[in-house]
RNA sequence: AAACGAUAAUAGCAAACCUAUCGAAAGGUAGGGACGCAAAGCUAAAGGGCCUUCUUGAUAAGAUGGCAGCCUGGCCACCGAA
Numbered sequence: 001a002a003a004c005g006a007u008a009a010u011a012g013c014a015a016a017c018c019u020a021u022c023g024a025a026a027g028g029u030a031g032g033g034a035c036g037c038a039a040a041g042c043u044a045a046a047g048g049g050c051c052u053u054c055u056u057g058a059u060a061a062g063a064u065g066g067c068a069g070c071c072u073g074g075c076c077a078c079c080g081a082a
Base pairs, nucleotide, nucleotide: 004080005079012037013036017032018031019030020029021028022027035069041075042074043073046072047071048070049067050066051065053063054062055061056060
């Protein structure tokens, strides 16, 4: 340094749900709250997938916005038993 990931240590994040707020919606943000997470950190202008809305010649296609806690890839990062 890479790989790997403990019944280790120190920190961290926060599903559902509730409240407020933004949005036409999917969904976002803030607070509460913890189901979980060794990348549940970033990337949607890397690919696939899913969701919203619109259009059309509608078992579908195209456009639109969204999801990184669906998968793969890319970038970066704490700790150190086997």
Model confidence (mean pLDDT): 87 of 100.
Predicted 3D model of an 82-nucleotide RNA (c-di-GMP-I riboswitch aptamer) from Paenibacillus sp.
The RNAcentral record of the sequence draws on Ribocentre.